[in-house]
RNA sequence: UAAAGCAGGCGGAUGGCCGCUCGUAGCUGUAAAGGCUACGGGAGGAAAGUCCGGGCUCCACAGGGCAGGGUGCUGGGUAACGCCCAGUGGGGGUAACCCCAGGAAAGUGCCGCAGAAAACAGACCGCCAGCGGCCUCGUGGAAUAAUAAAGCCUAUUCUACGGGGUGCGGGCAAGGGUGAAACGGUGAGGUAAGAGCUCACCAGUCCAGGUGGUGACACCUGGAGCUAGGCAAACCCCACCCGGAGCAAGACCAAAUAGGAGGGCGUUCUCCUCUUAAAGAGGAGAUAAGGGUGGCCCGUCCGAUGCCCUCGGGUAGGUCGCUUGAGGCGUCGGGUAACCGACGUCCCAGAGGAAUGGCCAUCGCCUGAGGAGGGGUGACCCUCUUCAGGAGACAGAACCCGGCUUACAGCCUGCUUUAACUC
Numbered sequence: 001u002a003a004a005g006c007a008g009g010c011g012g013a014u015g016g017c018c019g020c021u022c023g024u025a026g027c028u029g030u031a032a033a034g035g036c037u038a039c040g041g042g043a044g045g046a047a048a049g050u051c052c053g054g055g056c057u058c059c060a061c062a063g064g065g066c067a068g069g070g071u072g073c074u075g076g077g078u079a080a081c082g083c084c085c086a087g088u089g090g091g092g093g094u095a096a097c098c099c100c101a102g103g104a105a106a107g108u109g110c111c112g113c114a115g116a117a118a119a120c121a122g123a124c125c126g127c128c129a130g131c132g133g134c135c136u137c138g139u140g141g142a143a144u145a146a147u148a149a150a151g152c153c154u155a156u157u158c159u160a161c162g163g164g165g166u167g168c169g170g171g172c173a174a175g176g177g178u179g180a181a182a183c184g185g186u187g188a189g190g191u192a193a194g195a196g197c198u199c200a201c202c203a204g205u206c207c208a209g210g211u212g213g214u215g216a217c218a219c220c221u222g223g224a225g226c227u228a229g230g231c232a233a234a235c236c237c238c239a240c241c242c243g244g245a246g247c248a249a250g251a252c253c254a255a256a257u258a259g260g261a262g263g264g265c266g267u268u269c270u271c272c273u274c275u276u277a278a279a280g281a282g283g284a285g286a287u288a289a290g291g292g293u294g295g296c297c298c299g300u301c302c303g304a305u306g307c308c309c310u311c312g313g314g315u316a317g318g319u320c321g322c323u324u325g326a327g328g329c330g331u332c333g334g335g336u337a338a339c340c341g342a343c344g345u346c347c348c349a350g351a352g353g354a355a356u357g358g359c360c361a362u363c364g365c366c367u368g369a370g371g372a373g374g375g376g377u378g379a380c381c382c383u384c385u386u387c388a389g390g391a392g393a394c395a396g397a398a399c400c401c402g403g404c405u406u407a408c409a410g411c412c413u414g415c416u417u418u419a420a421c422u423c
Stems, first nucleotide, its partner, number of pairs: 001419010012363007020042009044394001048405002051403005056246004063298004068242005073087005088101005102237002107235002109231003124176002126172003131169002133166013184202006203227002205224008250320004260311006268286007290302004327346008365390011
C1' cells in the first nucleotide's frame, strides 16, 4: 500500500424567523372549554418482520393424564428464550475466522439417470485349467480285425500315466468400467485364480480396564478379523420444555335502550333460627339439569323463583391504562467471557386519525475538474484552497422490554490475517 476477517460508531451541525405537541410554574378565563408567559423535553439502528421470550391485564382454581406443539452436543449467563458466552466433536478457508450438531445396529421408507448391482446387493469388461466335461499328443498295457500259424507291421476300440489345448459346467469379486456414493486401507503370504482366507501395521466398531476433565470428550493399555453407504428440515425413537387470550387486554365515569321475545331443564336433600291451626319466612351446607376451565378425559369451580340456548334492541362518549424502567451513563470489584455486584449520577417522546415540521444562511458531507504547500532514508503519507453540481440510503414510535431476522447511499475508528514493496 492492497485484499480480507472481526467489532464499534455516525448517518448531519449551528444560528434566525414562523408553526405543532407534552411536562412544570405563574397569570387569566368558562356552564364546560380554553388562552398567554417562562423554563425544560419531543422518532430508529433497525421504530420494519410479527419470528421467539417475557413484564403487565383478564379468564370460577391454572392440578393430573392423553393428544398436540417447541427445542435438540456440553457447561455457564439471563426474568426467560429457539438468544448470548465459553468449550467439545465435525466441515470450509493459506490464515485471521466462518458454518454445522440427539439417535441410521429399534422399525418402516426414499436415493432419478447411469451401472451387474444402491444395503440380507452383485457380474458388463474381465481373471482361473485345481475339479468335472470335451479335443488332442506321447509312452505302456489289453482286446478285436487282417495275416498259412505265431510273432511283427498296420487299423479300430478301451485303459493307466504324463503333456498340451478348450472358459462348456464350475470357481472369483482382487483389477477395470458406471456413479455423488459400490460392503475398510497398505503390504506380505496363500490360492488354479482370488478374497480378512491368514498375518503385520493403520482406520472404524464393540468389550474390559486406566488417566485427565463438572461435562460434552480426549488420551493410554489389552482383546475380538467384528467391518455395519447417505437421508430423520422422511415417518419414527429418545431427552427436556409448554394454561389460554391479549392494550382492539383491562378499570372507572356518564348516557341510552325494550329489566324485550321465544324455547329447554329444574324447583331435591340436611341442619339452625323465628313463627304457625296448617302453611310459611330467613340463613348455611350439599347436590341435579346446565355452564366455565385452548382439543378430549379425570378432577375442580359456579349452580335451586335458578341456569342455559336462540332471536332482537341500545351504547361505541369521556378519563385512566400511557411511560421511572429486568432503565441510561460513569467509576470500582468479581469472572476467560457472556454477565453479575457496589457506589455515584441522570430522567432522555407519550400522540389520540395520530404531534416532533417549513423557509433562509453558514459549515460539514458526496460527485467531477484543477491548484498550492508540507513530512519521510525510502516505500509513501498529510494539510489547505478554487470552480461546477448534488442532498440521494433503509426508513417513522402507538403498553413496555430482551433477542433474532431482513433492508441500508455515504463516512469514521480499532484490532487481527495474508500478499507485495521499502528501510

The RNA shown here (Bacterial RNase P class A) has 423 nucleotides and comes from a Candidatus Desulfofervidaceae bacterium. The prediction has a mean pLDDT of 77. It matches the Rfam family "Bacterial RNase P class A". By type it is a ribozyme. It was read from a public genome assembly, where an Rfam model found it. The organism belongs to Candidatus Desulfofervidaceae, within Bacteria.